[in-house]
């Protein structure tokens, strides 16, 4: 130095349970650890999920739409701890 990931210290926390917010996806708090070297942060691109509202439908069914969600789906941007091997 790094596009690499040994050790140590420290950090985060999936499923599930409880509470809470939300129409839902899901978020937040507590417990809990499957994992994680950016599992810190940002919805810019692709993907995926949801559909209160809106649209199609005589209507019911059903379908369409993100402005919603996901950074622990991938890419990208940005900040950053340690330093064996290389």
């Nucleotide at each position: 130095g790094a596009g690499c990931g040994a050790a140590a210290a420290g950090g985060c926390a999936a499923a599930c349970c409880c509470g809470u917010c939300g129409a839902a996806a899901g978020g937040c708090g507590g417990g809990g650890a499957c994992g994680c070297a950016a599992a810190g942060c940002c919805a810019c691109c692709g993907g995926u999920c949801u559909a209160c509202a809106g649209g199609a439908g005589c209507a019911a069914a059903u379908c369409c739409u993100a402005u919603g969600a996901u950074a622990g789906c991938g890419g990208g941007g940005u900040u950053g701890c340690c330093g064996a091997a290389c």
A computed fold for an 86-nucleotide RNA from a Pseudomonadota bacterium, annotated as c-di-GMP-I-GGC riboswitch aptamer. The coordinates come from a structure-prediction model, not an experiment, and the mean pLDDT is 89. The sequence was found by an Rfam model in a public genome assembly. NCBI's taxonomy places the organism under Bacteria, Pseudomonadati, Pseudomonadota.